[in-house]
c-di-GMP-I riboswitch aptamer from a Bacillaceae bacterium, 86 nucleotides, folded computationally. Its mean pLDDT, the model's own confidence on a scale to 100, is 90. Rfam family: c-di-GMP-I riboswitch aptamer. About the family: GEMM was predicted in a large-scale screen for bacterial structured RNA regulatory elements. It was read from a public genome assembly, where an Rfam model found it.
RNA sequence: UUCCGUUCAGGGCAAACCUAUCGAAAGGUAGGGGCGCAAAGCUACGGGCCUAAGGUUCUAUGGACUAAGGUCGCCGGGUUGCCGAA
Numbered sequence: 001u002u003c004c005g006u007u008c009a010g011g012g013c014a015a016a017c018c019u020a021u022c023g024a025a026a027g028g029u030a031g032g033g034g035c036g037c038a039a040a041g042c043u044a045c046g047g048g049c050c051u052a053a054g055g056u057u058c059u060a061u062g063g064a065c066u067a068a069g070g071u072c073g074c075c076g077g078g079u080u081g082c083c084g085a086a
Base pairs, nucleotide, nucleotide: 004084005083012037013036017032018031019030020029021028022027035073041079042078043077045076046075047074048071049070050069054066055065056064057063058062
């Protein structure tokens, strides 16, 4: 230095749920909370998944399709990084 994570130290992040708030929704943000996480740091680049306001359309109080909306705690890629027992 690389791989690796059954180890050590200092710690870090924060699922469900609750409250407030933004949003058409999915979901985001803040506080509480703590299921988990060695990249559960960052990045929507590829795939997946969620939503369907707007748009298109139909047999039209409604239905179908659609991402310029989301999700990195679904997987992969890119990029940065703590510790060091084997």